[in-house]
RNA sequence: CCGGCAGGUCUCCUUAUCGCUUUUUUAUAAGAGGAAAGUCCGGACACCAAAGAGCUUUGUAGCGGGUAACACCCGUCGCUAUAAAUUAUAGUAGGAAUAGUGCAACAGAAAGUAUGUACAGUUUGGCUGUAGUGGAAUCGUGUAAACUCUACAAGGUGUAACGCCAAGUAAAUCAACGUUUGAGGGUUGCUCGCCCGAUGUUGAAGGGUAGGCGGCUAGAGUUUAGUAGCAAUACUAGACCAAGAUAAAUGAUAAGGCUUGACAGAAUCCGGCUUAUAGACCUGCCUUUAUA
Numbered sequence: 001c002c003g004g005c006a007g008g009u010c011u012c013c014u015u016a017u018c019g020c021u022u023u024u025u026u027a028u029a030a031g032a033g034g035a036a037a038g039u040c041c042g043g044a045c046a047c048c049a050a051a052g053a054g055c056u057u058u059g060u061a062g063c064g065g066g067u068a069a070c071a072c073c074c075g076u077c078g079c080u081a082u083a084a085a086u087u088a089u090a091g092u093a094g095g096a097a098u099a100g101u102g103c104a105a106c107a108g109a110a111a112g113u114a115u116g117u118a119c120a121g122u123u124u125g126g127c128u129g130u131a132g133u134g135g136a137a138u139c140g141u142g143u144a145a146a147c148u149c150u151a152c153a154a155g156g157u158g159u160a161a162c163g164c165c166a167a168g169u170a171a172a173u174c175a176a177c178g179u180u181u182g183a184g185g186g187u188u189g190c191u192c193g194c195c196c197g198a199u200g201u202u203g204a205a206g207g208g209u210a211g212g213c214g215g216c217u218a219g220a221g222u223u224u225a226g227u228a229g230c231a232a233u234a235c236u237a238g239a240c241c242a243a244g245a246u247a248a249a250u251g252a253u254a255a256g257g258c259u260u261g262a263c264a265g266a267a268u269c270c271g272g273c274u275u276a277u278a279g280a281c282c283u284g285c286c287u288u289u290a291u292a
Stems, first nucleotide, its partner, number of pairs: 003286008012257007020031003033263001037274002040272005045158004052192004057154005062076005077094001078092004095149002100147002102143003112139001117131005162214004173204005184196004221240008
């Protein structure tokens, strides 16, 4: 250098004019991503809620570490795959087959505790031996991304959660059950237990309201340096504050630049995984060849 890989950064830019949203209200302040997507995991938070136990169901699966937690991440071992190079790398649904059930093409006489195809021997008993088919022929075969078993873990719902204020009407009418000997409801899918419950509960028909505020963005936050660690990451010190709309703002026009712009748009928030994707840049690893 060619080739094979891994990780990371950016995600059109600049100027001018006008427009929209947030704020005390102006703006010279700020204003849609690396995946905001999928709704697949794990949480924060809110309510059920004051209490559990058993059964069921679901999930995970080498070993060690990280994390708030995880089915995620890091390290390591095993197995598999790929490569001219046999390295780097990538993947992994990686516990148990003597607890049990099921399944295993074709061939073969026969595929799971039994049989008896061919030949030979024979004490005439498939008793003994050899052979044939097949991955495997009686021996504890293989298979659990088959059922299952083992170990561990798991409550539900979801910001349209939930809370507050204002306004208005009819705590009115009818029916059934019931009032501590408890109707009905809640508590995970069920059972037991527990809790609420008397102008009670359930049902029917009917009436009023559908407005506003909070939740709503200062965080398990971002970033720089140092220390510890193979690493994931942790600790310490400093700096920074970068959308909160509510039928939905985050834009339009013009000129220029060059990497000629793909995939694509926030709606409670965070950590992951998966999927889609044009282009530019940076760093590292491995092998062949050449040169020194």
Molecule: Bacterial RNase P class A
Organism: Gammaproteobacteria bacterium